[in-house]
C1' cells in the first nucleotide's frame, strides 16, 4: 500500500466488485492428541422429575418410636435409646447470591457535583443503662367439619414472644435567649414536656438467702445478647450540570398543565396529593408524536480520526406467567412470601383447590444452529450458630461440541537400472521423482507396565510455654509449638521402563484480479460464476485425470462488521460542461466583523488537586517444559469538578478615532418604473373613381378571391396592434426585462469637490415582495399574427413540414398562476495577484480664442493574454487564481422530480418528496478514425460533349429455377454468371444404377518365387476369369550377390475430389497503378496522440519548391527492364536487289548501298529562348528535332480492407471413414426444359446483298506434325506423297479496300433459325450428345420500354489471320495485323478516390445508432367499494383485592377503682386493575377491478433523436 470493471483507445468522474482483519456462529467434504477458554444470538414460548435458603436447644415449651436390657398377673411396666427424631412459639436470614434483557429513548445508564432536604439491620469506636410486675398465646390434649388444601370450637402451657409502670447522661418537641454561618442554616446555655431495656452461658475462695437437702438463686467475675445516645464505615434514596438513536413526510404541545398560600403525606425536598387563587409553561439548539433500543467498561475494525457492536467478564437498571395491590421489614412494592383479577396446565367425591424453571441440569416446540437430568462442599465465597457444624446447582471439578486460540505429531538419514505405474509427449524423450522400494536410525503422540502430586491452609480434640482480664495459679480470649485429622478432580498431571514406523491428513483452488498448465469428454448443450466474464468441435474459465499452488486438523462456502471507500470528506471531497448555485432581491432568527486605550477573565493557555471502579489493551517481570492461559508492578485513561495564575487573541463591559458604510452639495449620462396625451408609415377592412381578366400560391399545384369587375391604381374614411432608420458584444434595471414623440409623479447607479454621523457593517435558515411566456377568472377590445378546427398539396399513408381560410389567445383594467435551457447553465461580499487594446460615462492636467489632439483618475461594459488553476475545454483584475464570512446545493444510472402524505391554486397544475424493483454501468472533455441528404480543394470515360453498343429477335454460352436415379462440386454486388473449363460422346468425373475387390490402383519395408513380355482361348455386359503356348532378359560385381521389372502369405500402413478456406500455409481477386502507408531520435501533450505528413505554390504522383520544432530515413511514386518510334554501327543467309549480267520467278552469277533481320551504342535533359512566378519549384508559348515535357504501350501493384475466393491445383492441423465415404467396370448423367438472368455471335439491309475481276499484311504453329504440285468429287473431302526440325518447306486464298455488273424498300437476291433428306471427316464408338457438306425447308426479327455499358488517337468502330486446349469439336479466350473516326464548353450535378476542415449520441464504425404506442410472458409497486388483525386517544359504564378516610347500634386478656382510653371485624365513601359500550386515529395485512413502473435472441407499426438526422 492497491485491483478489476464504462472506451477503438485516452484522462476524468462515478458506482459496483475484490484481496485484509474479526465472529457465542451455521453448512460441505475431512478428522490424530493434549491445554486454555465459549457453548439457545430464534418462542420473555409452554414445561414432567430431582435439587436450588435456611439456620440457631448457649432464646422457649413439648416431645416420639425402632431397637436393646430388666421386669411381668402376658394385659403390659419401667431402664437405656434421649431430653435424641420431630414439628411449634420466638430470633436472624430470606431484600445476597444464581437468571434474563420482555419493557423504557429517560423515574434509565455514564460521567462531575448537591443533601444546611435524608435513612442506614448485622460491624467498629465513645461514654452510659439493663429496675419492677402483669395479662396471654401457639405446640400438647378434648371434640367437629372437609374427598383434599385446610379449617373450627372447648382447655392448659413457657419465653430473648406481648404489655404496664420507675429512672433518663444523651436524644425529640414547645418558648423565648446568644453565637456563628458555606444563608431554605449550623451550634450552645435556660423553662417544661416526652419515650427504654432481655436475657442466655461458663467459672467461683469467701459471704447472704431459700430448700422436698438433690439443689436453686443472690454476690462476684468472664463471654454472648438487649436499651438509649453520639460518631465511623458500609450500602441506599432523592435533587442539579453535561453527554450518547432515527423520522420535521411527526409543528405546535400542555388542565395538576405552570407558579402562589395552606394543609395533607414521606427517612426526606417537590402538585407527590387535596383545596383555593392567578394563566402560565415547553417548543426549530427540535417541543409534542412514531419507529427502534437495556446502557456502561468494554469488543471487533481502524495510522488516527471515526464506524459498528453491547455474548462470555465486571459495574449499574428493569423484570419474575400477565395486570393490580398493599403487608412484614433496616431496607422490598419482594423469581423459588401474601391478596386480588385475566389466560392457561393439573387434581377432585363437582362442593372446591393447587401452579408459576428469563435458579441448576432436563423435554417438548420453534430454528440453520447452542452440551449432563454428572460429582462434591475438598477450595473460594455467603447464611445461621459461642462453637463443633449444617446449607449453598454461587462455586470448585469432571462429562459433551475442532465452536476459537494455542502447542504438538503423522518420522529421520541414506538411497538412480532414475524401477515398476500414471500422465504427456515434436515418439527422442519429459514428468510425478529421493518420492517408492531397499539399508541404517530415532522414540514426540496414542498402547502397556511400574511410580505418583501441588491445589491443605485452616478447624478440632489431646499435651505444652506465654499474655491479658480477674480476688482467682477457676474460666475465657490471644498469640506460639507438637501430635492426630480433611481432597470432588483422581490413581488426574507428571516421572520411568517396554515393544514397535508400526494407528494418525486433508480441503479449496490453478483466465485476470491471484501463488499455480496440460491431456481427455462435451459442443450457447451439460454447466461455471466475486467483478469482468466463460461454453455454439481444438474451452489452461464446464466435467474428469495427470501434474501444480495455497492452508493445514483442518479447509471451504455462507451470513453479518469494520476496512480498503478521501464512496458523507472534523482530520480529508465538491458544484462553467461530470451530480450540484434558490429565478432575483429586502430582511429576521443566527453566523462573522474596522483601528486605538483601560477593565474583566466566559472563552483559551498553564500549574496543581481530586475523581476517571476492577477487569481488558501497553510496557518490564514472573507461574504452567513453550504458547495460548493465569499472576505482580507501572504505564495510559486523551474527559469531568475545583483551586491558583498568565491577559496576547476571541468575547463582555466602559472611553475614544475615521480608513468599513452612511447623510448632505454641485454636476451630467440614460428603451430604470409609472400615469395622461399626440403622431406617421405600414397591414386589413369600408366608400368612390380608372382599369380588365386575371389575382394569388408553390418545388410544381391546387384549395381561394374575381365578369355580381378582383390583382393592380388613385382619393378619401374607419380601427387595433406595433414603432422601420437612428441601432452599436450601445445604455438602464436586483431579476424578469426595458426602444416612436412630449408633460407630469418616481426609484437606482456614477462623477467631483469638501463636510457631518461614528462601525451604524456582511451573509442570510424561515419569512416577505418582484417574477418571461403560456394559462385560469370578470368585463372591454379586436387590425395583424394565429394554437385547435377545416379545406388543397405532398406522401406507401401524413392526424406533420408547404399553401389557402381560420377560432380561442395575442391589446387593455382588475385579480389568479408562480413556472422557463427564469443561462455566464457561474450564489453574496471583502482583499490581494502582469500586462496590452476597443467601447460607454463623468472628471483632472497639458494646449487652445474655442473644439480636437496628448497624459492621466474613477465607474461600467468588451476583446486578447503572463502567473496560477482546471480532467481537458477553457478561466484569467468582471477569475473558474490567492484567501476570508455567511447562506444554498450534490453523493452511480433508471425507477421518478414519479407516488403517498402535507401545504398553496378557481382549476391547469406548483412546492415539499420516497421506496420496491432493476442494471454495471450512467456521464464529462479530449484524441483516432468512419460516416454527413456538412463545407472547402483536387482527380478519374466519373458526368458532360460525342461515336458504338446491351435491353426487343433468332441462336450460342453460363447462371438460377424447375425436373431428375443423377441432371458431382465450387464461384453471388461492383470484385458470381463464354467463371475452376486453353476445349464433358468413353476417358475426363468427382453424380447416379448395376457387376466386382479388400494391404487394396498408388508408396515404404517384406519371408519367398519368376525375367519382363507377347499369342490363342473358356465365361461374362466388361472388370475379371479358366486353361495352353512362346520367352529365359539387361545393368554392376569384391563372383557371395546387388539392383531394374513381375507375382506374393502376414503386417505395419495405403486410400479418400469425404467435413472444416470461420483452424491455416501458398496463391488469387478488389479497393487501385490510388498516393498513399510508416520508423528513428528530437519536440508537444498527465494521456490516447500530435508534430514530421499540415500551411503558401506545383505535379501524373507525399513530384518538387518555399516556409514551419522539427530533423532524417523506410515502403510506395518516378527511374532502372521489355517492346515501339529516329540514326549509327557490326554483321550479310533462308533475308534483300540501286548497279552489271540473267531469268516465267533475286531464278542464277555477283553485291550487302537500301529493307529487313538481331548485337552494341547515340537521343530528349525542360537541355536552349522568351514570358509568368517568391531571384524558387514549375508552368505557358517558341526554336530545334524522328520524337518535346512521364513520346505509346507493357512488366511492376506500399501498410493494409474485405473471417472477400479457394482443403476440387498444391501442401497442411483437427475431424470422420477403413469389405467402404477407398479402388475397379460397364451403362447413364454433367447436354434435361414452362421459365428468369447475364455474356456473346447473326441480323433487322441500299455506307447494303450476290455475282465476277484485281491488290496490300503482321504475328504465329508443324515430326504421332505440317502436308504442296497433281488427280477425283458441287462440296466437307478423298487419294497422293514431293519438301520441311523449317527467315529455306507446309499451313496460307487475307478480308474489309478497289473495279464492273446486279438487285431498287419488300419480311426482299435482307435474315438466317428450324425441320427433311444425302453426305464427309475425326475416333473402339457420334442414339441420347460431335463438327462439317450438299440440296430442300425459309422462324423471328423492319434498329429495340424503363434502364444501363465500352470508348480521348492509331483509341473507338470496322475487317479478316493466327495460336493454346485438341482424335474430333471455338460465336470463347489469347495474340497479329487491314481501313480508320467523332468529341471533350466544362467540373453544376451522378459514381468512385485523394487531401484539410466541421459536427457526431457511430468505433461490427450509416447496411451505424436508436425512440414510442401495441401484442404476449414474468417481476415489484400506487389507487381501489370493501374486509381482517394490532397499538392507541377521548368519552362513559363497571369496580376485585387493598392503602388511606368516616362510622360506632357489634365485639374485646394486659392500663383504668370507675367512666374511659386503646384495638378489631362489619359497614360507607375516595382511588384504582382487569372487562363492557361508543367514537376517533395510526400501522399492518388481504382485494374485484384499475395505473404506470421495470426485465425478457430474432414480434406489429411508423422512423422522433444522433450528421444541415433530411423541417436544427
Nucleotide at each position: 500500500a492497491g485491483a478489476g470493471u464504462u472506451u477503438g483507445a485516452u484522462c476524468c468522474u462515478g458506482g459496483c466488485u475484490c484481496a485484509g482483519a474479526a465472529c457465542g456462529a451455521a453448512c460441505g467434504c475431512u478428522g490424530g492428541c493434549g491445554g486454555c477458554g465459549u457453548g439457545c444470538c430464534u418462542a420473555a414460548c409452554a414445561c414432567a422429575u430431582g435439587c436450588a435458603a435456611g439456620u440457631c436447644g448457649a432464646g422457649c415449651g413439648c416431645g416420639a418410636a425402632c431397637g436393646u436390657c430388666a421386669c411381668u398377673u402376658c394385659g403390659g411396666u419401667g431402664g437405656c435409646a434421649a431430653g435424641u427424631a420431630g414439628a411449634g412459639c420466638g430470633g436472624c436470614g430470606c431484600a445476597c447470591g444464581g437468571g434474563u434483557g420482555a419493557g423504557u429513548a429517560a423515574u434509565a445508564c455514564g460521567u462531575g457535583g448537591g443533601u444546611a432536604a435524608u435513612c442506614u439491620g448485622c460491624c467498629c469506636u465513645u461514654a452510659g443503662g439493663u429496675c419492677u410486675g402483669g395479662a396471654a398465646u401457639a405446640a400438647c390434649c378434648c371434640g367437629g367439619g372437609g374427598a383434599a388444601a385446610c379449617c373450627c370450637g372447648g382447655g392448659c402451657u413457657a419465653a430473648u414472644a406481648c404489655c404496664g409502670g420507675a429512672u433518663a447522661a444523651g436524644a425529640c418537641c414547645a418558648c423565648a435567649g446568644a453565637g456563628c454561618u458555606u444563608c431554605u442554616g449550623c451550634u450552645u446555655g435556660g423553662u417544661g414536656g416526652u419515650a427504654a431495656a432481655a436475657g442466655c452461658g461458663g467459672g467461683g475462695g469467701c459471704c447472704c438467702u431459700c430448700u422436698u437437702c438433690g439443689g436453686a438463686g443472690g454476690c462476684c467475675u468472664c463471654g454472648c445478647a438487649c436499651c438509649a445516645a453520639a460518631g465511623g464505615a458500609u450500602g441506599a434514596g432523592c435533587c442539579c450540570g453535561c453527554g450518547g438513536u432515527c423520522c420535521a413526510u411527526c409543528a405546535g404541545c400542555u388542565a395538576g398543565u405552570u407558579g402562589g398560600u395552606a394543609g395533607g403525606g414521606u427517612a426526606a425536598c417537590g402538585g407527590c396529593c387535596u383545596a383555593c387563587c392567578a394563566a402560565g409553561g415547553c417548543u426549530a439548539a427540535g417541543a409534542c408524536g412514531g419507529a427502534u433500543a437495556g446502557c456502561u467498561g468494554g469488543u471487533c475494525u481502524g495510522a488516527g480520526a471515526g464506524g459498528a457492536u453491547g455474548a462470555u467478564c465486571a459495574g449499574c437498571c428493569a423484570c419474575a406467567c400477565u395486570g393490580g395491590a398493599a403487608c412484614u421489614g433496616a431496607g422490598a412494592u419482594a423469581c423459588g412470601g401474601u391478596c386480588c383479577a385475566g389466560a392457561c396446565u393439573c387434581c377432585u367425591a363437582c362442593g372446591g383447590g393447587a401452579g408459576g424453571c428469563a435458579g441448576c441440569a432436563g423435554u417438548g416446540g420453534g430454528g440453520a444452529a447452542u452440551a449432563u437430568u454428572g460429582c462434591g462442599c475438598a477450595a473460594u465465597g455467603g447464611g445461621c450458630g459461642a462453637a463443633a457444624g449444617c446449607c449453598u446447582g454461587a462455586c470448585g471439578c469432571a462429562g459433551c461440541a475442532a465452536c476459537g486460540c494455542c502447542g504438538u505429531g503423522u518420522g529421520a538419514g541414506u538411497g538412480a537400472u532414475g524401477a515398476a505405474g500414471g500422465u504427456c509427449u515434436u515418439c527422442g524423450g519429459a514428468u510425478c521423482g529421493u518420492a517408492a522400494a531397499g539399508c541404517u536410525c530415532u522414540g514426540u503422540c496414542g498402547g502397556c507396565a511400574g511410580g505418583a502430586a501441588c491445589g491443605a491452609a485452616g478447624g478440632g480434640u489431646g499435651g505444652g510455654u506465654u499474655u491479658u482480664u480477674u480476688a482467682a495459679u477457676a474460666g475465657a480470649a490471644g498469640a506460639u509449638c507438637c501430635a492426630u485429622u480433611u481432597g470432588a478432580c483422581g490413581g488426574u498431571a507428571c516421572c520411568u521402563g517396554c515393544a514397535a514406523a508400526g494407528g494418525a491428513a486433508g480441503c479449496a483452488c490453478c483466465g485476470g484480479c491471484u501463488a499455480a498448465c496440460u491431456c481427455u469428454g462435451u459442443g450457447c448443450c451439460a454447466g461455471c460464476a466475486g467483478c469482468c466474464g466463460c461454453g455454439g468441435u481444438a474451452a489452461u474459465a464446464c466435467a474428469g485425470a495427470g501434474g501444480g499452488u495455497g492452508c493445514a486438523a483442518g479447509c471451504g462456502u455462507u451470513g453479518u462488521u469494520c476496512g480498503g471507500a478521501a464512496u458523507u470528506a472534523u482530520u480529508g471531497g465538491g458544484c462553467g460542461u461530470a451530480a450540484a448555485g434558490c429565478g432575483u432581491a429586502c430582511g429576521u432568527a443566527g453566523g462573522c466583523g474596522g483601528c486605538u486605550c483601560g477593565u474583566u477573565a466566559a472563552g483559551u493557555u498553564u500549574g496543581g488537586u481530586g475523581u476517571g471502579a476492577a477487569a481488558u489493551c501497553c510496557c518490564u517481570g514472573g507461574g504452567c517444559u513453550c504458547a495460548a492461559c493465569c499472576u505482580a508492578g507501572g504505564a495510559c485513561g486523551u474527559g469531568c469538578a475545583c483551586c491558583g495564575a498568565a491577559a496576547a487573541c476571541u468575547g463582555g463591559c466602559g472611553a475614544g478615532c475615521u480608513u468599513g458604510a452612511a447623510u448632505c452639495u454641485c454636476g451630467g449620462a440614460g428603451a430604470g418604473g409609472g400615469u395622461g396625451g399626440u403622431g406617421g408609415a405600414a397591414u386589413u377592412c369600408c366608400c368612390a373613381g380608372u382599369g380588365u381578366a386575371g389575382a394569388g400560391g408553390u418545388g410544381a399545384a391546387a384549395u381561394u378571391c374575381g365578369u355580381a369587375g378582383a390583382u393592380a391604381u388613385u382619393g378619401g374614411g374607419a380601427g387595433g396592434a406595433a414603432c422601420a432608420c437612428c441601432g452599436g458584444u450601445g445604455g438602464c434595471g436586483a431579476a424578469g426585462g426595458c426602444g416612436a414623440c412630449c408633460a407630469c409623479c418616481u426609484g437606482g447607479a456614477c462623477g467631483a469637490a469638501g463636510a457631518u454621523u461614528g462601525a451604524c457593517g456582511c451573509u442570510g435558515a424561515g419569512g416577505u415582495a418582484c417574477g418571461a411566456a403560456a394559462g385560469c377568472g370578470u368585463g372591454g377590445g379586436g387590425a395583424u399574427c394565429a394554437a385547435a378546427c377545416a379545406g388543397g398539396a405532398u406522401u406507401a399513408g401524413a392526424u406533420a413540414c408547404c399553401c389557402u381560410g381560420g377560432u380561442a389567445g395575442u391589446c387593455c383594467a382588475c385579480g389568479c398562476c408562480g413556472u422557463a435551457a427564469a443561462c455566464g447553465a457561474u450564489g453574496a461580499g471583502u482583499a490581494c495577484u502582469a500586462g496590452g487594446u476597443g467601447c460607454a460615462g463623468c472628471g483632472a492636467g497639458u494646449a487652445u480664442u474655442g473644439a480636437c489632439c496628448c497624459u492621466u483618475g474613477c465607474u461600467g461594459u468588451g476583446c486578447c493574454g503572463u502567473c496560477g488553476c482546471u480532467a481537458a475545454c477553457g478561466c484569467a483584475u468582471u477569475a473558474a487564481g490567492u484567501a476570508c464570512u455567511c447562506c444554498g446545493c450534490c453523493u452511480g444510472g433508471g425507477a421518478a422530480g414519479u407516488a403517498c402524505g402535507g401545504c398553496c391554486g378557481c382549476a391547469a397544475g406548483g412546492c415539499u418528496a420516497a421506496a420496491a424493483c432493476u442494471c454495471a454501468a450512467a456521464g464529462g472533455a479530449a484524441u483516432u478514425g468512419a460516416c454527413g441528404g456538412g463545407g472547402g480543394c483536387c482527380c478519374g470515360c466519373a458526368c458532360a460533349a460525342g461515336c458504338g453498343g446491351u435491353g426487343g429477335a433468332g441462336c450460342a454460352u453460363g447462371u438460377g429455377g424447375u425436373u431428375u436415379a443423377a441432371u458431382u462440386c465450387g464461384a453471388c454486388g461492383c470484385a458470381a454468371c463464354g467463371c475452376g473449363c486453353a476445349g464433358a460422346a468413353c476417358c475426363u468425373u468427382a453424380c447416379c444404377c448395376a457387376g466386382a475387390c479388400u494391404u487394396g490402383a498408388c508408396a515404404u519395408u517384406g519371408a519367398u518365387g519368376g525375367a519382363a513380355u507377347c499369342c490363342c482361348u473358356u465365361a461374362g455386359a466388361a472388370a475379371u476369369u479358366u486353361g495352353g503356348g512362346a520367352g529365359u532378359g539387361c545393368c554392376c560385381u569384391u563372383c557371395g550377390g546387388g539392383g531394374c521389372c513381375c507375382a506374393g502369405a502376414a503386417a505395419a500402413c495405403a486410400g479418400g475430389u469425404g467435413c472444416u478456406g470461420c483452424a491455416u500455409g501458398g496463391c488469387u481477386g478488389u479497393c487501385g497503378u490510388c498516393a498513399g502507408c510508416u520508423c528513428g531520435u528530437g519536440u508537444c501533450g498527465u494521456g490516447a496522440g500530435a508534430u514530421g505528413u499540415u500551411g503558401g505554390g506545383u505535379u501524373a504522383a507525399g513530384u518538387c519548391c518555399c516556409g514551419c520544432a522539427a530533423c532524417g530515413a523506410g515502403c510506395g511514386c518516378a527511374a532502372c527492364c521489355c517492346u515501339u518510334g529516329c540514326c549509327u554501327u557490326u554483321a550479310g543467309u533462308u533475308g534483300c536487289c540501286a548497279u552489271c549480267a540473267u531469268u516465267u520467278a533475286g531464278u542464277u552469277g555477283g553485291g550487302c548501298a537500301c529493307u529487313c533481320u538481331a548485337g552494341a551504342g547515340g537521343g530528349a535533359c525542360u537541355g536552349c529562348c522568351g514570358g509568368u512566378g517568391u531571384u524558387a519549384a514549375a508552368c505557358c508559348g517558341g526554336a530545334g528535332g524522328a520524337a518535346g515535357g512521364u513520346g505509346g504501350g507493357g512488366a511492376u501493384g506500399a501498410c493494409g480492407u474485405c473471417a472477400a475466393g479457394u482443403c476440387c491445383u498444391c501442401a497442411u492441423g483437427g475431424c470422420c471413414u477403413u469389405u467402404a465415404u477407398g479402388u475397379u467396370u460397364g451403362g447413364g448423367g454433367c447436354u434435361a426444359c414452362a421459365c428468369a438472368c447475364g455474356u456473346g455471335c447473326u441480323a433487322c439491309a441500299a455506307u447494303g446483298g450476290c455475282u465476277g475481276c484485281u491488290a496490300c499484311a503482321a504475328a504465329g504453329c508443324g515430326u504421332u506434325g505440317c502436308g504442296a504440285a497433281c488427280u477425283c468429287g458441287c462440296g466437307a473431302g478423298a487419294g497422293g506423297g514431293a519438301g520441311c526440325c523449317a527467315a529455306u518447306c507446309g499451313c496460307a486464298u487475307a478480308a474489309a479496300a478497289g473495279c464492273a455488273g446486279u438487285c431498287u424498300c419488300a419480311g426482299u437476291u435482307c435474315g438466317g433459325a428450324u425441320u427433311g433428306a444425302a453426305g464427309u471427316c475425326u475416333g473402339c464408338a457420334a442414339c441420347u450428345c460431335g463438327a462439317c457438306u450438299u440440296c430442300a425447308u425459309g422462324a423471328a426479327g423492319c434498329u429495340g420500354g424503363a434502364a444501363u455499358c465500352g470508348c480521348u488517337a492509331g483509341u473507338a468502330a470496322u475487317c479478316g489471320u493466327g495460336g493454346a486446349u485438341c482424335a474430333g469439336c471455338a460465336c470463347g479466350c489469347c495474340a497479329c495485323g487491314g481501313u480508320g473516326a467523332a468529341u471533350a464548353c466544362g467540373u453544376u450535378c451522378c459514381c468512385g478516390g485523394g487531401c484539410c476542415u466541421u459536427g457526431u449520441a457511430c468505433a461490427c464504425a450509416c447496411c451505424g445508432c436508436c425512440c414510442g404506442u401495441c401484442a404476449c410472458a414474468c417481476c415489484a409497486u400506487g389507487g381501489g367499494a370493501g374486509u381482517u388483525g394490532a397499538u392507541u386517544g377521548c368519552u362513559c359504564c363497571a369496580g376485585a383485592a387493598g392503602c388511606c378516610g368516616g362510622u360506632g347500634g357489634u365485639c374485646c386478656a394486659a392500663c383504668g377503682c370507675a367512666a374511659g382510653a386503646g384495638g378489631a371485624a362489619g359497614c360507607c365513601g375516595u382511588c384504582c386493575a382487569a372487562g363492557g359500550a361508543g367514537u376517533g386515529a395510526u400501522u399492518a395485512g388481504u382485494a374485484a377491478c384499475u395505473g404506470g413502473g421495470g426485465u425478457g435472441a430474432a414480434g406489429u407499426c411508423g422512423u422522433a433523436a444522433c450528421a444541415a438526422g433530411g423541417u436544427a
This is a predicted structure of a 1512-nucleotide RNA (small-subunit ribosomal RNA) from a metagenome. Its mean pLDDT, the model's own confidence on a scale to 100, is 84. Its Rfam family is "Bacterial small subunit ribosomal RNA". Rfam links the family to the GO terms structural constituent of ribosome and ribosome.